[in-house]
């Protein structure tokens, strides 16, 4: 340095649900909460999914905690 992930250390994020706000909606933000996660950090690039308008094509949006891929990253047992 790369691969890798332990009954290690320091930590991190935060599902469902509730409250408030925004949005036609999917959903997002903040607070509470904790199902879970070794990238549950970032990216809408590919596939799939969801919403809106059309209701074929098409266009706009959502989601990274669906799968794949790309970039970056703490620690140090085997």
């Nucleotide at each position: 340095c790369g691969a890798u992930g332990a009954u290690a250390a320091g930590g991190c994020u935060a599902a469902a649900c509730c409250u408030a706000u925004c949005g036609u909606a999917a959903g997002a933000u903040a607070g509470g909460g904790a199902c879970a996660g070794a990238a549950a950090g970032u990216u809408a690039c590919g596939g799939g999914u969801c919403c809106u308008g059309a209701a074929c094509c098409c266009a706009g949006g959502a989601a990274a905690g669906c799968c794949g891929a790309a970039c970056u990253g703490c620690c140090g047992a085997a």
Background
The RNA shown here (c-di-GMP-I riboswitch aptamer) has 78 nucleotides and comes from Methylobacter sp. Taxonomically the source falls in Methylobacter (Bacteria, Pseudomonadati, Pseudomonadota, Methylococcaceae). The coordinates come from a structure-prediction model, not an experiment, and the mean pLDDT is 86.